RNA sequence: UCCCCGAAAAGGCAACUGCUACCGAAAGGAGCAAGCGCAAAUUCACUGGCCUAAGUCUCGCUACAAACGAUAUGGAAGCGGUGAUGCCGAA
Numbered sequence: 001u002c003c004c005c006g007a008a009a010a011g012g013c014a015a016c017u018g019c020u021a022c023c024g025a026a027a028g029g030a031g032c033a034a035g036c037g038c039a040a041a042u043u044c045a046c047u048g049g050c051c052u053a054a055g056u057c058u059c060g061c062u063a064c065a066a067a068c069g070a071u072a073u074g075g076a077a078g079c080g081g082u083g084a085u086g087c088c089g090a091a
Stems, first nucleotide, its partner, number of pairs: 005089002012038002017033004022029002036078001042084002046081003050075002055071003
C1' cells in the first nucleotide's frame, strides 16, 4: 500500500410521522421538522422480484361510458444480486 474484517474515533445518511397554496393519473417525489435504523442506507434501474396503471388492449354494450382484468415507457437503490466510488484502522 492492497484485500478481508468492523473495535474505537471523527463524521455521514435519514425510517415512521407531521406540515406545504409544491410536482405527478397513481405509485411516488421535493422542502422543513424528526430519528427507526444503516459500514456503504453514497451512486447506478444492468438483473431477479416488488409497487402503480396515465395510455393501450380485452370484456361489455344499440351506441357511449363505467367496473373487472392484462400491460411500463412510470416508481422505489432503506427488498436482494451485479457494477462504480469511498471515511477510519483495533483484534

The RNA shown here (c-di-GMP-I riboswitch aptamer) has 91 nucleotides and comes from Oscillatoriales cyanobacterium SM2_2_1. The source organism's lineage runs through Bacteria, Bacillati, Cyanophyceae, Oscillatoriophycideae and Oscillatoriales. Of the family's consensus pairs, 94% are formed in the model.